[in-house]
Context: one part of a larger RNA
RNA sequence: GGCGCACGGUGAAUGCCUUGGCACUAGGAGCCGAUGAAGGACGCGACGAACGGCGAUACGCCCCGAGGAGCUGUAAGUAAGCUUUGAUCCGGGGAUUUCCGAAUGGGGCAACCCACCAUUCUUCAUUGAAUGGUAUCCACACCCGAAUCUAUACGGUGUGAGAAGGCAGACCCAGGGAACUGAAACAUCUUAGUACCUGGAGGAAGAGAAAGCAAUCGCGAUUUCCUCAGUAGCGGCGAGCGAACGGGAAACAGCCCAAACCCGGUAUUCCACUCAGUUCUGCAAAGGCAGAGUUGAGUGGAGUACCGGGGGUUGUAGGACACUCCAUAUGGAGUUACAAAGAAAUGGCGUAGACGAAGCGGUCUGGAAAGGCCCGCGAUACACGGUAAUAGCCCGGUAGUCGAAACGUCAUUUCCUCCGGAGUGGAUCCUGAGUACGACGGGACACGGGAAACCCCGUCGGAAUCCGGGAGGACCAUCUCCCAAGGCUAAAUACUCCCUAGUGACCGAUAGUGAACCAGUACCGUGAGGGAAAGGUGAAAAGCACCCCGGGAGGGGAGUGAAAGAGAACCUGAAACCGUGUGCCU
Numbered sequence: 001g002g003c004g005c006a007c008g009g010u011g012a013a014u015g016c017c018u019u020g021g022c023a024c025u026a027g028g029a030g031c032c033g034a035u036g037a038a039g040g041a042c043g044c045g046a047c048g049a050a051c052g053g054c055g056a057u058a059c060g061c062c063c064c065g066a067g068g069a070g071c072u073g074u075a076a077g078u079a080a081g082c083u084u085u086g087a088u089c090c091g092g093g094g095a096u097u098u099c100c101g102a103a104u105g106g107g108g109c110a111a112c113c114c115a116c117c118a119u120u121c122u123u124c125a126u127u128g129a130a131u132g133g134u135a136u137c138c139a140c141a142c143c144c145g146a147a148u149c150u151a152u153a154c155g156g157u158g159u160g161a162g163a164a165g166g167c168a169g170a171c172c173c174a175g176g177g178a179a180c181u182g183a184a185a186c187a188u189c190u191u192a193g194u195a196c197c198u199g200g201a202g203g204a205a206g207a208g209a210a211a212g213c214a215a216u217c218g219c220g221a222u223u224u225c226c227u228c229a230g231u232a233g234c235g236g237c238g239a240g241c242g243a244a245c246g247g248g249a250a251a252c253a254g255c256c257c258a259a260a261c262c263c264g265g266u267a268u269u270c271c272a273c274u275c276a277g278u279u280c281u282g283c284a285a286a287g288g289c290a291g292a293g294u295u296g297a298g299u300g301g302a303g304u305a306c307c308g309g310g311g312g313u314u315g316u317a318g319g320a321c322a323c324u325c326c327a328u329a330u331g332g333a334g335u336u337a338c339a340a341a342g343a344a345a346u347g348g349c350g351u352a353g354a355c356g357a358a359g360c361g362g363u364c365u366g367g368a369a370a371g372g373c374c375c376g377c378g379a380u381a382c383a384c385g386g387u388a389a390u391a392g393c394c395c396g397g398u399a400g401u402c403g404a405a406a407c408g409u410c411a412u413u414u415c416c417u418c419c420g421g422a423g424u425g426g427a428u429c430c431u432g433a434g435u436a437c438g439a440c441g442g443g444a445c446a447c448g449g450g451a452a453a454c455c456c457c458g459u460c461g462g463a464a465u466c467c468g469g470g471a472g473g474a475c476c477a478u479c480u481c482c483c484a485a486g487g488c489u490a491a492a493u494a495c496u497c498c499c500u501a502g503u504g505a506c507c508g509a510u511a512g513u514g515a516a517c518c519a520g521u522a523c524c525g526u527g528a529g530g531g532a533a534a535g536g537u538g539a540a541a542a543g544c545a546c547c548c549c550g551g552g553a554g555g556g557g558a559g560u561g562a563a564a565g566a567g568a569a570c571c572u573g574a575a576a577c578c579g580u581g582u583g584c585c586u
Base pairs, nucleotide, nucleotide: 001585002584003583004582005581006580007579008578009577015571016536017535020507021506022504023503024502025501026500027499028498029496030495031166032165039100040099041098042055043054044053046078047077050074051073052059061094062093063092064091065090070082071081072080105114106113107112115134116133117132118131119130120129121128136163137162138160139159140158141157142156143155171202172200173199174198175197176196182189186236212219213218223250224249225248226247227246233241234240254488255487256486257432261310262309263308264307265306266305267304268303269302270301271300272299273298274297275296276295277294278293279292280291281290282289283288315466317431318430319429320428321425322424323423324422325421326420331419332418333417334416342415343414344413345412346411347410348409349408350407351406353402354401355400359375361374362373363372364371376393377392378382384396385395386394437461438460439459440458441457442456443455447473468483469482470481471480472479523530524529543570546557547556548555549554
C1' cells in the first nucleotide's frame, strides 16, 4: 500500500409523519370607491425587533346578543392589572379611523412642502392654535355679461352618495389585430379572428318575440346540450375548414313605443274685428269727420312647427275614423320586461350558540393502554380529531332536538298600487326614408367571387306606401311564408378572487402552490423583471441542579427520561468520502 473484518466520523438518502398544497362537489356570494376604495407609509404595548390586531378614542371605545371562569395575541419571561357588579373569547350593529394613494386647495422626488376663506379659541398686542371648506368635468337652477341693439360666448354661485380609481391573471360584448407553425419549400390558404392591445358592462353578459324556417305537410322568440355529421358543402379541390333542416332534451314569458286621430300649451304666418300711436289725401275756420297706408297691443278663426296628455302597436293585416253592444268590481294584475313607490306582520334560511347516550370495568404486557384476554353497556350517535401505542362508552364532537335582541336574505299574507272589453262598416287617413334597393370596393356568413342568394360597412345613385313591401341560395313566373328601416325582456348557459360544509384508486418536504418555515421574503438586476434555500427532541421541557478537565468550544461524571447512541448541529440515519484496530498478501 492492497483486499477483507470490526468499530467509528462525516453525510444526508430512505422509512414514518403533516400544520401546507392540488383537483373537485353542494350551497352562498359575485363587487369596492369622493360618506375617500384597493394598496401602502408611519405610529399604538410597562419591557429591543418582527408577524398579526388597531389608528392620536390607536393590543382598543359604545350598544345589543351568546357564553360562564378565567384573562392581558404569536410569546414560553418578569412586572402591573382586569374579572360572577359576568371579564377574556364569539356574533350583530355603531363610533373613532394619522399620512399617502383616483387624491380632489397649490406644489411635489408617494406617505412631504406651502397656502387661502369662514367660524371659534388664545395673547395686552404682534402672534399662535383648532374645526370646516377651497380640484376638474357633467347635469340642473341662477347671477353677471363682450365684439353687437336684442342676444350669445366667456366668467361666477349654489345643488347633486353624479363621474373619476381599483379589481378575479376568470367568465362576457365590442373596436383593433399578429407571427412562429401546417401545407413536409411557399405566396392563396392554415395557425386565427387565436395571442395581444383598447373600450364597456354584469352577476352573468350577449341574443330574443319572425320582413324566420319549411315545402305543397307543417312549425311558431331567444339560449344551451345530444344528434343529424365529419354528412351536405367549401378548399393552390392541397393542407385543411366544415354547416343547416329535421329529431330528442334543459328552461320557458311575453311586452312597450313612433304614426294616424282627439285635447291642451308655446312659437310663428295669414284673415277678420277692436283699441292706441303715426303718415298722406279729401271735407271743414278750428276742435273734428271720412278714406288709404303703417307700427304696436288684444280677441276670434284658419294653417304650420315643437312640447305634454289620451289613443294605438299588427300580416287569416292592424289601427285611426263612423256606428252599435256589454261593462266599470264579490273581478284581474303587480315590484326581473309588461306603470311605479313601498310599509307591516308571520314564517324559512344565514350571520354567535345550547342540550346531547353508553366502562374513571377487571386482568396481562408496557414508560404510558386506547393493545391482548375476560365481563358489561349505548347506538336516529361505529363521521372525524385528540388523549403517553390501535378508544362507540376519557375529551371535543357526531345523530337527533332546540336557539337570535340585531343585521341580511327569501317566501306568504295584509295594507298599498294599477286596469274597460267586443262587434260591424270599408269612403278617407296612418303603419319607422337619404331607409330598402342598385353599381363599385370590402367584410362576414362552413361557403376562398363562385351560378352566390341572405347579412354588415364605405362611396355614388336612390324607391314603393296595403291595388303596398320583403324572403323562399343568381334571375323570372306561379305558389307559400312573413311585415324591415324603434325599443325592453326572467329562466335554462359561461366563470370563481372569495365564504361555508364536504369528497379524493391526488402530493407527502428535490413531491404538492414559487412559498407546509415571518415568501413574492432573502438575494440578483438602473429597470421592466428574475427569484430561492429552509419541516420533525420528547408523551410531557421533565431542555441536564451539582462536581471535574478546558480560556472557550467541547467533553467526562451525576441527575431527568422508556430511550440522551432522543441534548436542541436534537426521529430514523443508507451511500459516496475520511479514519482507528486487526487478519491475509506484497

Large-subunit ribosomal RNA, domain I from Aliibacillus thermotolerans, 586 nucleotides, folded computationally. Model confidence (mean pLDDT): 84 of 100.